[in-house]
Bacterial RNase P class A from a soil metagenome, 366 nucleotides, folded computationally. The prediction has a mean pLDDT of 77. It matches the Rfam family "Bacterial RNase P class A". It is annotated as a ribozyme. From the family's description: Ribonuclease P (RNase P) is a ubiquitous endoribonuclease, found in archaea, bacteria and eukarya as well as chloroplasts and mitochondria. RNAcentral holds the sequence, with entries from MGnify.
């Protein structure tokens, strides 16, 4: 790194499709119970972190916002995978093998660089070194100037090593290394190698703002579509109220004429709710073989697939075996072998579906 992740049989139980029967109800989508057949979790079903399919909504463009960031390829797509380049780390005789990498840009601009230190970015004299002046008997002290080689501080001190040079020093000069510019060669490319020129200019930080390039509409199966009670409420129709009549009681009184409304009953219509059906599982699918490719992966052929309900079933026991650990008996000089017996067998649990990543995992095989 890859693969497996207990095996077989029996009994009981749970869930689902189908079939048969049955109960409930006026009736009905649905539903109760019984029997039979057939099926019934995973490599991660998990975290819900990326990318898609699918569905609905939105949709003029751009900006903003978000994500990604070496190169080439794979893919439906990706922040995933493969191969390569470069850097760093470990390793080795050896870029020999392995690991890790937010790995575009720090002359577009802005900001920041703690502590320590004299000085942290248009550099910088604390100690030291050198020259010189003054004082002093001397040791030395003080002033002016030169110096970035040495010491010291720091994560980082403005190229490094060696030589020349100098008062002491310094890319001041030279060689090599580094760096920059440019040309050539190889490579699809990242990049590598080589030549010439330049005395060195350009500290670090973008998981700081930012700049550049690429991608990017939103919400999610509780998406969404269809059917749809009871009750309540809405609308409409019909009936009734309703009598313009009489009487009684109470209150008021100027009047009580015509017409109408509500309560109530029945019927119809439409919306929503409960509930039901669809979406729903055969797909960017798996295995094997052949072929292309270093590989990720792709093409072709053959074969295979049978949970898909609803806050949700897939479990328990027994027997035999397997694996691990322990105890014990027998044999044996020992190593060990054989038998008996006990315990244990992980992580974990589908909920629209795929591709990844990450995390968990007893034990075993290669």
């Nucleotide at each position: 790194g890859g693969c497996c992740g207990g095996a077989c049989g029996g009994u009981c139980g749970c869930g689902a499709c189908g079939c048969a029967g049955u109960g409930g109800c006026u009736g009905g989508a649905u539903u109760u119970c019984u029997g039979c057949u057939u099926c019934g979790a995973g490599g991660a079903a998990a975290g819900u972190c990326c990318g898609g399919g699918c569905u609905c909504c939105a949709u003029g463009g751009a900006c903003a916002g978000g994500c990604u960031g070496c190169c080439a390829g794979g893919u439906a797509a990706c922040g995933c995978c493969u191969g390569g380049g470069c850097a760093c780390c470990g390793u080795u005789a050896a870029u020999u093998c392995g690991g890790u990498g937010a790995c575009g840009g720090a002359c577009a601009g802005u900001g920041c660089c703690a502590c320590a230190g004299a000085a942290a970015a248009c550099a910088g004299a604390c100690c030291g070194c050198c020259u010189u002046c003054g004082c002093g008997a001397a040791a030395g002290c003080g002033g002016a100037g030169g110096u970035a080689a040495g010491g010291g501080u720091g994560a980082a001190a403005a190229g490094g090593u060696g030589g020349g040079g100098u008062a002491a020093g310094a890319g001041c000069c030279c060689a090599c290394c580094g760096c920059g510019u440019u040309c050539g060669u190889g490579g699809c490319g990242a990049c590598a190698c080589g030549g010439a020129c330049g005395g060195c200019a350009c500290g670090g930080u973008a998981a700081a703002c930012c700049c550049c390039a690429g991608c990017u509409g939103g919400a999610g199966c509780a998406a969404g579509g269809c059917c749809g009670a009871a009750u309540a409420g809405g609308c409409g129709g019909c009936g009734a109220g309703a009598a313009g009549c009489a009487g009684u009681c109470c209150u008021c009184u100027u009047c009580g004429a015509a017409a109408a409304a509500a309560a109530c009953g029945c019927c119809g219509c439409g919306g929503g709710u409960a509930g039901g059906c669809c979406g729903c599982u055969a797909g960017a699918g798996a295995a094997u073989g052949c072929g292309g490719g270093c590989g990720a992966u792709c093409g072709c052929a053959u074969u295979c697939c049978g949970a898909g309900a609803g806050a949700a079933a897939u479990g328990a026991c027994c027997g035999u075996c397997c694996g691990a650990a322990g105890u014990u008996u027998u044999c044996g000089g020992a190593a060990g072998a054989a038998g008996a017996u006990u315990u244990c067998g992980a992580c974990a649990g589908a909920a629209c579906c795929c591709g990844g990543c990450u995390u968990a995992c007893a034990g075993g095989c290669c």